[in-house]
Parts: sequence; structure tokens; C1' cells
RNA sequence: CGGAGAGUAGCGCAGCGGUAGCGCGCACGGUUUGGGACCGUGAGGUCGCCGGUUCAAAUCCGGCCUCUCCGACCA
Repeated sequence: CGGAGAGUAGCGCAGCGGUAGCGCGCACGGUUUGGGACCGUGAGGUCGCCGGUUCAAAUCCGGCCUCUCCGACCA
């Protein structure tokens, strides 16, 4: 430098046009003497960034950033 993949809640992931969810974790409550475990409720995200298309964008398009893999070049 070229190609491919990835970026969504603290962590791991799903969702690929109709306005964001699951598991673990966290907080509170219940069962228990307590812990653990189980059950219930809840908090937590401007979906990597900036633009564009659209009535509507996490999703489509363009550019950029970061990470991973492969290849090329130089040494």
C1' cells in the first nucleotide's frame, strides 16, 4: 500500500429500513438464620465518527478512525 472481516449497555452477542433487545454482571425486593441459589422489578445505549438518501437509518450510500486476518513492497 491492496483485499476481507469487525466496531451496538460494564463484558459476550443478536437485531440488516418502521424508531434497540438477549445472556452474564449491577441495584432493589421476595423465599432462606445468613451465604449461595432461585423468582420478580429496575437502572444502564445519541448503535465507532462525520455527511448523504428516505416520511422513517443500528440497518442503505460516501468519506474517515480503531482493531483482527491475508497478501504485496522495502529492510

This is a predicted structure of a 75-nucleotide RNA (transfer RNA) from a Candidatus Bipolaricaulota bacterium. It was read from a public genome assembly. It matches the Rfam family "tRNA". It is annotated as a transfer RNA. Its mean pLDDT, the model's own confidence on a scale to 100, is 82.